[in-house]
RNA sequence: GCCGGGGUGGCGAAACUGGCAGACGCCAUGGGCUCAAAAUCCAUUGGGCCGCAAGGCCCGUGCGGGUUCGAAUCCCGCCCCCGGCACCA
Repeated sequence: GCCGGGGUGGCGAAACUGGCAGACGCCAUGGGCUCAAAAUCCAUUGGGCCGCAAGGCCCGUGCGGGUUCGAAUCCCGCCCCCGGCACCA
């Protein structure tokens, strides 16, 4: 240099043919049970702002653009990681 695969919350990992992003699991937090703890069960769990609360709004799939009513998904450019091939006085 060429070809292929990939980059998504704190972590692992999903998303059918473009249609509510983060299912599911782990961690964590709160609660139940217990004399207490462990185990176990229940709820919550991306970020920001507003709100006493219930809740509401905005942003978010490596980065920058584009297509589209609508993009993690398609197109263009770039960065990084993994594998293969080529080159190698």
A computed fold for an 89-nucleotide RNA from an Acidobacteriota bacterium, annotated as transfer RNA.
Lineage of the source: Bacteria > Pseudomonadati > Acidobacteriota.
Rfam family: tRNA.